[in-house]
Context: one part of a larger RNA
RNA sequence: UUGGGCGUAAAGGGCGCGUAGGCGGCUAGGUAAGUCUGACGUGAAAGCCCAGGGCUCAACCCUGGAAGUGCAUUGGAUACUGCUUAGCUAGAGUACUGGAGAGGAAGGGGGAAUUCCCGGUGUAGAGGUGAAAUUUGUAGAGAUCGGGAGGAAUAUCUGUGGCGAAGGCGCCCUUCUGGACGGAUACUGACGCUGAGGCGCGAAAGCGUGGGGAGCAAACAGGAUUAGAUACCCUGGUAGUCCACGCCGUAAACGAUGAGCACUAGGUGUAGCGGGUAUUGACUCCUGCUGUGCCGCAGCUAACGCAAUAAGUGCUCCGCCUGGGGAUUACGGUCGCAAGACUAAAACUC
Numbered sequence: 001u002u003g004g005g006c007g008u009a010a011a012g013g014g015c016g017c018g019u020a021g022g023c024g025g026c027u028a029g030g031u032a033a034g035u036c037u038g039a040c041g042u043g044a045a046a047g048c049c050c051a052g053g054g055c056u057c058a059a060c061c062c063u064g065g066a067a068g069u070g071c072a073u074u075g076g077a078u079a080c081u082g083c084u085u086a087g088c089u090a091g092a093g094u095a096c097u098g099g100a101g102a103g104g105a106a107g108g109g110g111g112a113a114u115u116c117c118c119g120g121u122g123u124a125g126a127g128g129u130g131a132a133a134u135u136u137g138u139a140g141a142g143a144u145c146g147g148g149a150g151g152a153a154u155a156u157c158u159g160u161g162g163c164g165a166a167g168g169c170g171c172c173c174u175u176c177u178g179g180a181c182g183g184a185u186a187c188u189g190a191c192g193c194u195g196a197g198g199c200g201c202g203a204a205a206g207c208g209u210g211g212g213g214a215g216c217a218a219a220c221a222g223g224a225u226u227a228g229a230u231a232c233c234c235u236g237g238u239a240g241u242c243c244a245c246g247c248c249g250u251a252a253a254c255g256a257u258g259a260g261c262a263c264u265a266g267g268u269g270u271a272g273c274g275g276g277u278a279u280u281g282a283c284u285c286c287u288g289c290u291g292u293g294c295c296g297c298a299g300c301u302a303a304c305g306c307a308a309u310a311a312g313u314g315c316u317c318c319g320c321c322u323g324g325g326g327a328u329u330a331c332g333g334u335c336g337c338a339a340g341a342c343u344a345a346a347a348c349u350c
Stems, first nucleotide, its partner, number of pairs: 004321003007304002012318001014201004021194003025088007033081002035077005041071002049065006091191001092188004096183003103177007110154001115149007125136002162169002206247006215241002220236004258317006266295011299306002323350003332343004
């Protein structure tokens, strides 16, 4: 240096944008750097290898040859790679048109329910549990009716349904805004893929400042249970949960499966947009593309299973793994207000 791997055994970066780099469609011309080939020079001697010889043999020594995979110069070859020139349209993109969607941001509005406050009716319980008690109620509770306040969440529809790169997104309306998909043409002409660093996004919890606070509820208090009960159950209850701005940067951030392209039997659902047949029409039937499920052949796999949404067959690029523990640690560094995050050993031990 080559050789092995990453769904579950160690191993896919949480996700995107993108710099350098790596890789890159079809046709023709030029060039000849890579590549291939010839010549020439060099590649010291000794050693290794081959042949012959000398010490009685051998080790050892002598003579000759070969080799020395390399480098330089020079002559050529031009399939592939590179560079360059000219073109192409199958990759990629733009324009036009159409519908779908909890995609994002801001503002406004609604109803149901819980809680609280006020008033009416009304009387002795209510609440809670396995059973109870703490709790609450004659200072009139619970129940019921009317009025009001406030916060949070949006029942049914709801669906292995949809959208988003991931995290995630669910009442209605308006404004602004991103992406994907279908259709039919026109245009640009390789503009592409991946992506070390970098930059951005990133659930929940947590932190800072200022608001808000109905319900729920870490901590905490009490009641039970129990041998004990710093729990499970019950009654309360503060941070928090909510909003604005700013941090944090982690998750079983999971499909435990990186991204892109191409190819490889079928069957059956579903979502979006088309085409055809047919019908008064909705249906039905056939079919194309895009997504999302299930079953299943070949193939793969240690098995489980995966199986056109591959874990199959190939190519390109990135990340990561190398026995268990020590250790998602120490030290150092960078970041952070802190909590801590990222990077990341060794001794020792089995």
Predicted 3D model of a 350-nucleotide part of an RNA (small-subunit ribosomal RNA, central domain) from a metagenome. Its mean pLDDT, the model's own confidence on a scale to 100, is 88. The RNAcentral record of the full RNA draws on SILVA.